[in-house]
RNA sequence: CAAGUCGAGCGGUAACAUGAGAGCUUGCUCUCGAUGACGAGUGGCGCACGGGUGCGUAACGCGUAUGCAACCUACCCUUAACUGGAGAAUAGCCCAGAGAAAUUUGGAUUAAUGCUCCAUAACAUUAUGAAUUCGCAUGUUCUUCUAUUUAAAGCUCCGGCGGUUAAAGAUGGGGAUGCGGGCUAUUAGUUAGUUGGUGAGGUAACGGCUCACCAAGACUACGAUGUCUAGGGGGUCUUAAAGGAUGGUCCCCCACACUGGUACUGAGACACGGACCAGACUCCUACGGGAGGCAGCAGUGAGGAAUAUUGGUCAAUGGACGAAAGUCUGAACCAGCCAUGCCGCGUGAAGGAUGAAGGCCCUCUGGGUCGUAAACUUCUUUUAUAUGGGAAUAAACCCUCGGACGUGUCUGAGGCUGAAUGUACCAUACGAAUAAGCACCGGCUAACUCCGUGCCAGCAGCCGCGGUAAUACGGAGGGUGCAAGCGUUAUCCGGAUUUAUUGGGUUUAAAGGGUACGUAGGUGGGAUUGUAAGUCAGUGGUGAAAUCUUUCGGCUCAACCGAAAAACUGCCAUUGAUACUGCAAUUCUUGAGUAUACUCGAGGAAGGCGGAAUGUGUCAUGUAGCGGUGAAAUGCAUAGAUAUGACACAGAACACCGAUAGCGAAGGCAGCUUACCAGAUUAUAACUGACACUGAGGGACGAAAGCGUGGGGAGCGAACAGGAUUAGAUACCCUGGUAGUCCACGCCGUAAACGAUGAUCACUAGACAUUGGCGAUAUACUGUCGGUGUCAAAGCGAAAGUAUUAAGUGGUCCACCUGGGGAGUACGGUCGCAAGACUGAAACUCAAAGGAAUUGACGGGGGCCCGCACAAGCGGUGGAGCAUGUGGUUUAAUUCGAUUAUACGCGAGGAACCUUACCUGGGCUUAAAUGCGCAGAACGACAGACUGGGAAACCAGUCCUUCUUCGGACGGUCUGCAAGGUGCUGCAUGGUUGUCGUCAGCUCGUGCCGUGAGGUGUCGGGUUAAGUCCCAUAACGAGCGCAACCCCUAUCGUUAGUUGCUAGCACAUAACCGGGGACUAUAAGGGGACAAACCUCUAUUCGAGGUGGGAAGGUGGGGAUGAUGUCAAGUCAGUAUGGCCCUUACGUCCAGGGCUGCACACGUGCUACAAUGCCCGGUUCAAUAGGAAGCAAUAUCGCGAGGUGGAGCAAAUCCCUAAAACCGGGCCCAGUUCGGAUUGGAGUCUGCAACUCGACUCCAUGAAGUCGGAAUCGCUAGUAACGGCGUAUCAGCAAUGACGCCGUGAAUACGUUCCCGGGCCUUGUACACACCGCCCGUCAAGUCAUGAAAGCCGGUUUUGCCCAAAGUGCGUGAGCUAACCUUCGGGAAGCAG
Repeated sequence: CAAGUCGAGCGGUAACAUGAGAGCUUGCUCUCGAUGACGAGUGGCGCACGGGUGCGUAACGCGUAUGCAACCUACCCUUAACUGGAGAAUAGCCCAGAGAAAUUUGGAUUAAUGCUCCAUAACAUUAUGAAUUCGCAUGUUCUUCUAUUUAAAGCUCCGGCGGUUAAAGAUGGGGAUGCGGGCUAUUAGUUAGUUGGUGAGGUAACGGCUCACCAAGACUACGAUGUCUAGGGGGUCUUAAAGGAUGGUCCCCCACACUGGUACUGAGACACGGACCAGACUCCUACGGGAGGCAGCAGUGAGGAAUAUUGGUCAAUGGACGAAAGUCUGAACCAGCCAUGCCGCGUGAAGGAUGAAGGCCCUCUGGGUCGUAAACUUCUUUUAUAUGGGAAUAAACCCUCGGACGUGUCUGAGGCUGAAUGUACCAUACGAAUAAGCACCGGCUAACUCCGUGCCAGCAGCCGCGGUAAUACGGAGGGUGCAAGCGUUAUCCGGAUUUAUUGGGUUUAAAGGGUACGUAGGUGGGAUUGUAAGUCAGUGGUGAAAUCUUUCGGCUCAACCGAAAAACUGCCAUUGAUACUGCAAUUCUUGAGUAUACUCGAGGAAGGCGGAAUGUGUCAUGUAGCGGUGAAAUGCAUAGAUAUGACACAGAACACCGAUAGCGAAGGCAGCUUACCAGAUUAUAACUGACACUGAGGGACGAAAGCGUGGGGAGCGAACAGGAUUAGAUACCCUGGUAGUCCACGCCGUAAACGAUGAUCACUAGACAUUGGCGAUAUACUGUCGGUGUCAAAGCGAAAGUAUUAAGUGGUCCACCUGGGGAGUACGGUCGCAAGACUGAAACUCAAAGGAAUUGACGGGGGCCCGCACAAGCGGUGGAGCAUGUGGUUUAAUUCGAUUAUACGCGAGGAACCUUACCUGGGCUUAAAUGCGCAGAACGACAGACUGGGAAACCAGUCCUUCUUCGGACGGUCUGCAAGGUGCUGCAUGGUUGUCGUCAGCUCGUGCCGUGAGGUGUCGGGUUAAGUCCCAUAACGAGCGCAACCCCUAUCGUUAGUUGCUAGCACAUAACCGGGGACUAUAAGGGGACAAACCUCUAUUCGAGGUGGGAAGGUGGGGAUGAUGUCAAGUCAGUAUGGCCCUUACGUCCAGGGCUGCACACGUGCUACAAUGCCCGGUUCAAUAGGAAGCAAUAUCGCGAGGUGGAGCAAAUCCCUAAAACCGGGCCCAGUUCGGAUUGGAGUCUGCAACUCGACUCCAUGAAGUCGGAAUCGCUAGUAACGGCGUAUCAGCAAUGACGCCGUGAAUACGUUCCCGGGCCUUGUACACACCGCCCGUCAAGUCAUGAAAGCCGGUUUUGCCCAAAGUGCGUGAGCUAACCUUCGGGAAGCAG
């Protein structure tokens, strides 16, 4: 600031202006309502509209439809009539007061379209009567008689404008009713003016709206009452639709105006910018008292994630007043702010490849990409900027002039009026000039690489990503999407058939009530007739406008706006149709029931009776145990048990029959018998005539346990006691034992109350068994009805499965479910004596929980089978000393790796230096390879020799030092590219190896089965060492494995004849030599063994057992050979190799040290502990191998290791070659003539070098040890055990190790119960990192969420009572009072109180 206006209603004149007059200091003062106008006042109209908000409201508030015969309506329109006379006041002004103020008191005087009285008056009001129309009714229309009551205002330019009454219209309102629109039953009963009536009052009007009296009603499971939440609708978002969510802007309705209450005025209000009262809050105050209400427009504060200017104009539209000019109008029209939304436009276009530089990437002398991108050339100018021009929105009212009719209306012409605004738009100039970001790039989801980081930092919508090669984090390059926006967050719908009306389910995933009876309700057999409620069709009314849709049009397009159409799927009324449903009536028999006749049964309840067993008592016989257990003990027993016999008593339960048999609604029911009660089936088809099905609530029944009262109590037996077991054992086992179990009566009301499968009706292949009837003589049966089971077709099902006893196909009704946990818990309520039952959440939390099936793995599950796996044996280890490896410890370093089996005499088949990787110290900067390829530089050296220093490596010095046709060649040096690393990662890898395991398994093609994972084959019956083979078979075949083929060995031929052999032959000896191929041996190639022959068993199979033959007999013995895979097994230190790291060092060279250190622990071995032995002497017999820097005969020296000389041999030729055994002797059971460690001394050999740190020899020394605890290892035949020999590595050796060779040469296996490992089949599983799995509960600290709690505080609501403001109604009215009347006293009427 948003509500005023009218002087053309009135009295007037405070301010301003004009005019007139007066005064004078001539530009000032005063006077005059005279004029324009007008403060305050009176009066009229308006202020109930417009604008704001959504507190309240679950309501006739809203929406829709229909009534009012029960109503009102100012201003406006139409019609009719009237507008006469009289009077009393009051504000203002003036005077005098009170108060700080707001305000207010008294006196005098005055006007009106303010107020009052009289007159006139009706189709108005009231009352009575008569006739009449309409209506289902109360009623009502119209006509009429009589009586009764009531009206007005003036102004004027004289045209008119006003005023009053009545009727009618229009507009706006009021009231009633049907239907529709939230949650909750952990709200089930609510109500006293309550429901109705009569009468009265009140209202514009109906009505308990109010009151008096009368009656006792009214609402409610179709949800009353209560709590909680919420303005309603047109519409909006979403959806295929049905729906779901929502109600901001615009329109309609409602409610509200600081909070609560109240009325006044008025046509209209119980009134946003009126009044009164109470309250809270703010402000003023002189403390006495007062003022206020932005959910109007702006604006401020606060709150908040968040939301704008204290703007312009009444020019247009609309509103109020006015005759009008006009005034007012934060309504409205405009402008400002905000990318908040929708729409449109631009940020340039064409050409342009040395594909530039640069960035990024890579397989890196090069290529790819940003990329025609840029530069550059040509073109355009929207937009921005500058300058100039420049609208429409305006036509009325009004003024002037004209015309028509005739004096105020219509019409024509001209004129006046623009906030937005110098805006939209147009033209010119200029020049690519002025204009691009955001998110994302693991999948969903379009778009990929590098670097950094290293379960950190971080990301994340879901799954999830990150622990050293991250397309997932951060950055970069590149790309993708959208674009003046892009992402995030919040919310709603969708997808979600995931509340299922359309359109779901309930055996096992969540879900069938424990069972039947039955109320309400829902549903219901055949036929006929009627009706027309549902249903269907036509028509009429309505469904506001806007919105949505379609068409057309207007702003340059579009958004936006306009016009028309369609639609608004709804409601009401009316006319018709009658198949179906309903209703009414009649009828039928097939559903249901009844009757008659049998039959059936552990059906129920009551009574009586019975035997066996058990226990107890008495008596008797009888003697030392009984009893119990895996084994025991507690217990009982010499006071005579247990056992046995007889008799007696007690209580409970009923063996055999007995059965996927029977009965019952379910729970449940079992000795025999009596009567009672109930049921079912069958047969007959006599009777009734739909009487039926289901069943929310409801009442009834309902195992066991439990509870109450009273009995009973044999056995059994919670609790309890004792004994065992055990780490413990509040358990399992044993000995006792109370409640209980039993009976009667009364509670409880639950179970895995299960077929985990509601009831009922109909239909849909079969087979077999069984039970009760009927047909029939018959348990023959293609028979039939009712039950109980098994198997199975179609179908169904996620599958398992089910299948006329459905989980199939359909109908009807009921119950229940909606992720897991929290939780069947808490609170409330009902029931119960209690225990508890029924009903039954939420907060919070997780991303799963669950079902069925599959493949594996596992099991202190099952079956079958195998293996030195056990058992039967032999010999060891674990105890000793030593050797060797490992751990630990120590150290400058004790380099590194290997760690259950599957590391530990392992890498290493040989560490004094070297090796060597480690440590200390001293040096070098490139030892070797590659290429001069490239580029550059200086040069003629480098190398070599000598000298010096030094531990050496190395350093320093001296000497010596190319060719040439002068172009250069050659050579090295330096620099760069390049090397080197036993540095890291075996969890980035190749290759290779160990192990399961030489176990018999692992797979494929096609077919078949299964929705699928997958299965079948590969299983089953036999058999085998074997998935070996045979048979069977929805499988048929095949591959990798097994076996065989290969090598050695055992046997025999053939061939061969040297270096091997030598029987017979010849010559001959000291050896020899000729000859021979017979034998041995050698080494080539063959034979032989295949369950082949016979017998028995078996299926005429596979095969097994046996017999013979044979060198060998059932894979002859041994070796090589190791399927698919497992252990992220081992190895980056054998080599190779990705990535990372070092580069005067983590590279490389050298000397010395270390890898050998030693309180200790473990593994693998050697030697022993002795007499089956040791020592001495004698004597016999091998094989594999090796040999030139070698093996070495032989001779000789030494006690010996060995030394010296040295024939032969590059080897079937030469060399190296046994021991145990056997024979003889000694020892005589002891720490020894066992055992040899340790130590001292003296030596030998290798080697630059034996100190740390070699082996061997001799002499001396002579330790432990007398057969080894728990435990544990190897081996089934030429094997174990025992004995020696050889080789590799190697100068030598730590070797007792490893790999081979030959000699001597056993014992035992009943068997598969057990331990370990493995294979096949099967079973369970909550495991799949697969039992070294998974997983449960308590506890500690902290945190979050939700309950309980004696009590205490607050909010809301209800009921009762007390006090009670303003106000209204009625009564009263001492007192007071202008209008009218009056006889002047008063009366009538009114007011305060």
Molecule: small-subunit ribosomal RNA
Organism: uncultured prokaryote